[in-house]
RNA sequence: GCCGCCGUAGCUCAGUUGGGAGAGCGCGUGACUGAAGAUCACGAGGUCGCUGGUUCGAGCCCGGCUGGCGGCACCA
Numbered sequence: 001g002c003c004g005c006c007g008u009a010g011c012u013c014a015g016u017u018g019g020g021a022g023a024g025c026g027c028g029u030g031a032c033u034g035a036a037g038a039u040c041a042c043g044a045g046g047u048c049g050c051u052g053g054u055u056c057g058a059g060c061c062c063g064g065c066u067g068g069c070g071g072c073a074c075c076a
Stems, first nucleotide, its partner, number of pairs: 001072007010025004019056001027043005049065005
């Protein structure tokens, strides 16, 4: 330098054919308990990496940028 994959909640990750942003764990409150744990119920928490475009509408499609991983090439 080239190619591929990945970036979504604090963590690990779903998200099908473009239209509802979600799960588990963690966190908070309540129930339960003498108390705690476990369990149950409810809740908070999001610039969907950044930016521009297409579209009535973008996490999803297209361009550019950026970070991570892998491969290839160059390397007297």
This is a predicted structure of a 76-nucleotide RNA (transfer RNA) from an uncultured Methanomassiliicoccaceae archaeon. RNAcentral holds the sequence, with entries from ENA and MGnify. Its mean pLDDT, the model's own confidence on a scale to 100, is 83. The gene name in the source record is trnF. The same sequence occurs in records of 5 taxa.